RNA sequence: AGCGGACUGGCGCAGUGGUUAGCGUGUUGGGCUCAUAACCCAAAGGUCCGCGGAUCGAACCACGGUCCGCUA
Numbered sequence: 001a002g003c004g005g006a007c008u009g010g011c012g013c014a015g016u017g018g019u020u021a022g023c024g025u026g027u028u029g030g031g032c033u034c035a036u037a038a039c040c041c042a043a044a045g046g047u048c049c050g051c052g053g054a055u056c057g058a059a060c061c062a063c064g065g066u067c068c069g070c071u072a
Base pairs, nucleotide, nucleotide: 001071002070003069004068005067006066007065010025011024012023013022018056027043028042029041030040031039049064050063052061053060
C1' cells in the first nucleotide's frame, strides 16, 4: 500500500427494514436457608464507534476512526 472481517448494557454475543434493541454472564434488591453457596423472583444498566446520505422508518449505504487477519 491492497484485500477481507469486527465495532450493539461491565464482559461475551444475537438481531430478517416497522414492536419495548434481546440472550448469557455479571451488578443491585428481595425470597429460600441456622448460615453460606446453589436455586427462585424482580430491578437498574444501551441514545447500536463517529459524521453524513437514501428511506415514512435503519442495525442499510458512503466516508472517516479503532482493532484483528491475509497479501505485497
This is a predicted structure of a 72-nucleotide RNA (transfer RNA) from Polarella glacialis. Rfam family: tRNA. The family's RNA type in Rfam is transfer RNA. The RNAcentral record of the sequence draws on Rfam.